[in-house]
RNA sequence: CGGGAUAGCUCAGUUGGUAGAGCAGGGCAUUCGUAAUGCCAAGGUCGCAGGUUCGACUCCUGUUCCCGG
Numbered sequence: 001c002g003g004g005a006u007a008g009c010u011c012a013g014u015u016g017g018u019a020g021a022g023c024a025g026g027g028c029a030u031u032c033g034u035a036a037u038g039c040c041a042a043g044g045u046c047g048c049a050g051g052u053u054c055g056a057c058u059c060c061u062g063u064u065c066c067c068g069g
Base pairs, nucleotide, nucleotide: 001068002067003066004065005064008023009022010021011020017054026040027039028038029037047063048062049061050060051059
C1' cells in the first nucleotide's frame, strides 16, 4: 500500500431503503425402523468506535485482527 472480517460453518448482498442462500442443528411428514427426500420454524450488535444522511453491511474517518505486496 492492496484485499478481507456478515447466522455454528462456507459464502452472497447490484447507483444507500430496515440482511439472504447452502450446509449443520431442531420439529413434522414419509418408512416396520434408519438413511435419503419433502415441508416448517429458529438462528445475526453486519470486527469495533465515531461522522454524513430522513435512512448506512453499503459512503467518510479512526482503530483491532487475518492474508498478500
A computed fold for a 69-nucleotide RNA from a marine eukaryotic metagenome, annotated as transfer RNA.
Its Rfam family is "tRNA". It is annotated as a transfer RNA.
The sequence is in RNAcentral, with records from MGnify.